Predicted 3D model of a 1455-nucleotide RNA (small-subunit ribosomal RNA) from a metagenome. Its Rfam family is "Bacterial small subunit ribosomal RNA". The prediction has a mean pLDDT of 83.
[in-house]
RNA sequence: CUAGCGGCAGGCCUAAUACAUGCAAGUCGAACGGUAACAGGUCUUCGGAUGCUGACGAGUGGCGCACGGGUGAGUAACGCGUACGCAAUCUACCUCCAUCAGGGGGAUACACACGGGAAACUGUGGAUAAUCCCGCAUACAAUUCAUGAGUGGCAUCACUUAUGGAUAAAAGUUUAAGCGGACGGAGAUGAGCGUGCGUCUGAUUAGCUUGUGGUGAGGUAACGGCUCACCAAGGCGACGAUCAGUAGGGGGCGUGAGAGCGUGAUCCCCCACACGGGUACUGAGACACGGACCCGACUCCUACGGGAGGCAGCAGUAAGGAAUAUUGGUCAAUGGGCGGAAGCCUGAACCAGCCAUGCCGCGUGCGGGAAGAAGGCCCUCUGGGUUGUAAACCGCUUUUGUCAGGGAAGAAUGACCGAGAUUUAUCUUGGGAGGGACGGUACCUGAAGAAUAAGCACCGGCUAACUCCGUGCCAGCAGCCGCGGUAAUACGGAGGGUGCAAGCGUUAUCCGGAAUCACUGGGUUUAAAGGGUACGUAGGCGGUGAUAUAAGUCAGGUGUGAAAUGCCGCAGCUUAACUGCGGAACUGCACUUGAUACUGUAUGACUUGAGUAGGGUGGAGGUACACGGAAUGCAUCAUGUAGCGGUGAAAUGCUUAGAUAUGAUGUAGAACACCGAUAGCGAAGGCAGUGUGCCACACCUUUACUGACGCUGAGGUACGAAAGCGUGGGGAGCGAACAGGAUUAGAUACCCUGGUAGUCCACGCCCUAAACGAUGCUAACUGGACAUUUGGACGAAUGAGUUUGGGUGUCUGAGGGAAACCAUUAAGUUAGCCACCUGGGGAGUACGUUCGCAAGAAUGAAACUCAAAGGAAUUGACGGGGGUCCGCACAAGCGGUGGAGUAUGUGGUUUAAUUCGAUGAUACGCGAGAAACCUUACCUGGGCUCGAACGCUAAAUGAGUAUUGAGGAAACUUGAUAGGCCCGCAAGGGACAUUUAGUGAGGUGCUGCAUGGCUGUCGUCAGCUCGUGCCGUGAGGUGUUGGGUUAAGUCCCGCAACGAGCGCAACCCCUAUUUUCAGUUGCCAGCGAGUAAUGUCGGGGACUCUGAAAAGACUGCCUCCGUAAGGAGUGAGGAAGGAAGGGACGACGUCAAGUCAUCAUGGCCUUUAUGCCCAGGGCUACACACGUACUACAAUGGCAUCCACAGAGGGCAGCGAGCAUGCGAAUGUAGCGAAUCUCAGAAAGGGCGUCCCAGUUCGGAUUGGAGUCUGCAACUCGACUCCAUGAAGUUGGAAUCGCUAGUAAUCGCGCAUCAGCAUGGCGCGGUGAAUACGUUCCCGGACCUUGUACACACCGCCCGUCAAGCCAUGGGAGUCGGGGGUGCCUGAAGAUGGUGAUCCGCAAGGAAGCUGUUUAGGGUAAAAUCGGUGACUAGGGCUAAGUCGUAACAAGGUA
Repeated sequence: CUAGCGGCAGGCCUAAUACAUGCAAGUCGAACGGUAACAGGUCUUCGGAUGCUGACGAGUGGCGCACGGGUGAGUAACGCGUACGCAAUCUACCUCCAUCAGGGGGAUACACACGGGAAACUGUGGAUAAUCCCGCAUACAAUUCAUGAGUGGCAUCACUUAUGGAUAAAAGUUUAAGCGGACGGAGAUGAGCGUGCGUCUGAUUAGCUUGUGGUGAGGUAACGGCUCACCAAGGCGACGAUCAGUAGGGGGCGUGAGAGCGUGAUCCCCCACACGGGUACUGAGACACGGACCCGACUCCUACGGGAGGCAGCAGUAAGGAAUAUUGGUCAAUGGGCGGAAGCCUGAACCAGCCAUGCCGCGUGCGGGAAGAAGGCCCUCUGGGUUGUAAACCGCUUUUGUCAGGGAAGAAUGACCGAGAUUUAUCUUGGGAGGGACGGUACCUGAAGAAUAAGCACCGGCUAACUCCGUGCCAGCAGCCGCGGUAAUACGGAGGGUGCAAGCGUUAUCCGGAAUCACUGGGUUUAAAGGGUACGUAGGCGGUGAUAUAAGUCAGGUGUGAAAUGCCGCAGCUUAACUGCGGAACUGCACUUGAUACUGUAUGACUUGAGUAGGGUGGAGGUACACGGAAUGCAUCAUGUAGCGGUGAAAUGCUUAGAUAUGAUGUAGAACACCGAUAGCGAAGGCAGUGUGCCACACCUUUACUGACGCUGAGGUACGAAAGCGUGGGGAGCGAACAGGAUUAGAUACCCUGGUAGUCCACGCCCUAAACGAUGCUAACUGGACAUUUGGACGAAUGAGUUUGGGUGUCUGAGGGAAACCAUUAAGUUAGCCACCUGGGGAGUACGUUCGCAAGAAUGAAACUCAAAGGAAUUGACGGGGGUCCGCACAAGCGGUGGAGUAUGUGGUUUAAUUCGAUGAUACGCGAGAAACCUUACCUGGGCUCGAACGCUAAAUGAGUAUUGAGGAAACUUGAUAGGCCCGCAAGGGACAUUUAGUGAGGUGCUGCAUGGCUGUCGUCAGCUCGUGCCGUGAGGUGUUGGGUUAAGUCCCGCAACGAGCGCAACCCCUAUUUUCAGUUGCCAGCGAGUAAUGUCGGGGACUCUGAAAAGACUGCCUCCGUAAGGAGUGAGGAAGGAAGGGACGACGUCAAGUCAUCAUGGCCUUUAUGCCCAGGGCUACACACGUACUACAAUGGCAUCCACAGAGGGCAGCGAGCAUGCGAAUGUAGCGAAUCUCAGAAAGGGCGUCCCAGUUCGGAUUGGAGUCUGCAACUCGACUCCAUGAAGUUGGAAUCGCUAGUAAUCGCGCAUCAGCAUGGCGCGGUGAAUACGUUCCCGGACCUUGUACACACCGCCCGUCAAGCCAUGGGAGUCGGGGGUGCCUGAAGAUGGUGAUCCGCAAGGAAGCUGUUUAGGGUAAAAUCGGUGACUAGGGCUAAGUCGUAACAAGGUA
């Protein structure tokens, strides 16, 4: 949120909080005195009287009230569970056995009388009964004492028996069959006590304790320090005492394969409790839930003097809480109490009510039915799919519900009337009246009628189930991962689907998965984890043979393991749940009988483990003393002169008062070069000159000896680098702190100059390290190789070698490992013991404790927070890592840019608009290969709305078109005139165009981060991959690495690889040479003709050339080097030589690179506008900044004149010769659709002349005037010409670009676009250099390798302070509170002791009272402990893009 029915079960988990009201324990007249109420009787004066009868209020007495029912506060305990024990015990009612009941006495309640009190209640007096109370008698097998005998056992002892002594009984009722009474014994039942074992957490609780043991007494049903007196000094504890926290225990229940883990509701057993405490009385039984007394808290009544109360019984109320029911019916059944019985009582119990709380069962219909209806939803939308046989419609059925009718079982007793049996108490049996809360319920029959009955959650993965719309990191979702920033299967809605179903989902808790506390069943080199090392206590574990024992162990048996539950079988409710019966099981404990391999124990033995003795060997092993030389510093003397020292470079510092340097002498302290090692010794830390003393150790060897003496080792003890601390010495060098100088943005650092503690010695502390092999100790077993050290044997003899021990290393097997790796010195295979780990941070921190002089060490948390932290390896990327190599990358050169003016693009600014895009390299003369209009997308204004263009369908017209009016800026609106395509004989058809109607509009609006296509870049760099195989758990590797070589992953060789693909190269095009073929428009050598001249003409193919086909170049040849690939050469030959020179061609991929404005396209947006048409304006603005270019600054030049040589292209709305005009731009006209004509003069260059170094005869900007051309139109805003004007500029700062040969530089020519407009772009040729030692450096790239904490990949990652917010925690002057204990004071009821003039009693004795002890409680004092809070304070965690630096990760720029 939803809800049809029934059955069976369950129902205050919180406040053991407080309770209104009712009920939950009474009964007996067959114990008693009696008679208040009711009924009957008798008598009656009719008022009444009478216990006479049935019965019975109150009372005496008996039994019961200790059961049943509730709760779980307390309790960590013999409380519970289990198994034993009591030779240390009791037990009413019940059963059985034996015996007995004789005879007396006394009191008292009710009632009566008189009182007190508000009440509760109560006093006094005289009477009275009993199954009430008390003597006496009698008494066994009771108790006790004494003596004797026997049997048995478990230590004290127990049992049986004989004799004697002492002590103790009784109750009656009565129709008496019966019901009772007393003593004793036995049984049954119940209870009490003791013991073994089991039973939560904390050691940051390690010591606790005065009843702890004995003797005696008291007490109890009974043992016992249970209590008391005395004596003693004991008792418990690391196998966890004490303290603190938490908790009723068990059968069981949930889960799990099990072992376990969690739990202790309902039902059963035990315990404890009954407002909080204490105490006893009565009784068979209580220290008593519905009894008593006292204290306390609380509530109520009151006349203020006093009283009353206890729902953790059933209902119910309030409160608390997320949350849990009726103030119901009946004793019919089952059970309990009393009673002889009838019966009474029974909130036990049986039923009913409420609640989907759980489990189980049933139903909400079944069959047919396609026009696959309508509607909804989706889509590729004239249509299809899905909802869906679903509905409608037809037929059938009737569970449940409704109505009507019938209608149980549960009932057996008892009582009554008979019969039978028997021990005449009782039992069996027959008859028949009556008896049911549930309930007219279950169940049965009938009737009508699909009629009365479906929801909830989910649909990204885990996990079954998909689409649309909305939303746009918003709203929201979320168990984990994670969704949402405009195409969301994850949000919200819808359609559809999936799952479960009278329920469904959420939340909480427990187990599982989790082998993630690992007993079953884990680990510790590097992930968390081996103690710093040794010695050694307790403990654990322990060699070989034998004997004994039988504690562990194994087997059989006996007892027990309550029932219920669970399992199996059968049975009863229509089934099931549920229930009944039977079986097995209850894995345990105790006892007993056996077994004896193993373990233990005891005895005795052994030698191999371990050790000792003898002989030898080894070493920086320890410690004490002594000695030595080199170096350094200092002092003195001498020589000697201007610097020394130090650094990346410097400076501080030292030095003319003589340094540094050199020599000599002296002195001080510390450390010991070479040998020296990958070596040796030691438990570890650690140990180094030489000698000696002392001490210790290891190894070898062969005999001898001891005889398991061993291994490990919690606590404990000792040792323990450096630094540090204390006291006293010492102090040369070095050197924290500190000072100065540098470096730097800063530099509290790195570097330099000084320098104190310290470093050294003695003694005493500290006790920590990356104390590392990051690897505990011991023992056994399991392949090899090599090296080294130190012994022994054989052997050799200046050296070898073989073999056998102890160490130290390297490599490699099996095996192990996540891998790296380990591998007889294991991290392999086993055994024993110890230590340690359990996600990261907080944190090795806080608190507490111990140690320390201190510093600090050891032990060692939590709150909170994160979803990771971490290991090993892989592929990349990166490195101020390494190696190799390449590139106009540097270098070597030449020329530029950056300075000036102008052009052009961009930014910025401006504007109505200055349309949009491109933005490091890879935007910026880019899209644009041409913005005056157009283009044009922008702005202003005027217009249109099926629309400006195009397609299709249908119809009409015949044109199209041309000419010409009016309005208007034009668009547009509105007129006039002329004119008539193709086929076909015709009819007609077709093309085209216009109009009309219909239809599809349109958008340079957004998203290049939804896309296609195209493109840039790395990069023409040499790389990128695949198949199969092999290696690896895997990612992945190998191939592709290596050695060479190349321009090249080019090729060769090698190789667990062998092959292959995309790239490279080649194939294609151009250029360079030759040949062949073909010769017009090209060419002209020879022949001829002609001209002033020209291939002009005839002709020719020789040449040039054109354009087609071939040839040619391949390290092919030679020499040298090389295995080869290949390389080298002034080689040969050749036009060309090692890729001959260019071009096209761009691998896998990268940059969410660019483009929605070329085009295409999804989605979104717009539709009298973001579409379309038009005029004008704008894209050309201008304080400024940048890029790219042009022209210059001049003499290698400018100007004037003369002369020469190209290539490649273009041309009919075109190129335009020649001639003419004009100073010129240009204007008029042959030829040519072009190897023919034309653009077209090439320019630099050469000849000759001039200028003479100047802002010029350089330079040409700017401006004025006059023009030309194109074009509707040159104002904004074109190009060109002429005249005049003549700016800046004298070679350009930091910086930066291009280029390696026909290149740079320089010179001109052409083309596209185009009406016109070129300093740009694309091409073409002319002239034509310099330099390259080389790869150290800068940039980019390739390969191999290395490190990495990077993977958005160094433009990465990341640390700390400070500032801000939030959170939890520690300290803290204090303050508030809780629980427990101790000392002292006080102390109720009760118990116990003493006394007891008074009272009772003949007496014995008892009672009140007084008093001692003990004790709940109260008060007080000082401590400890736990918690809350606290100004302030400390660190920690988290948080958005804050501040400062850059500590770490690469050699992280000082490892």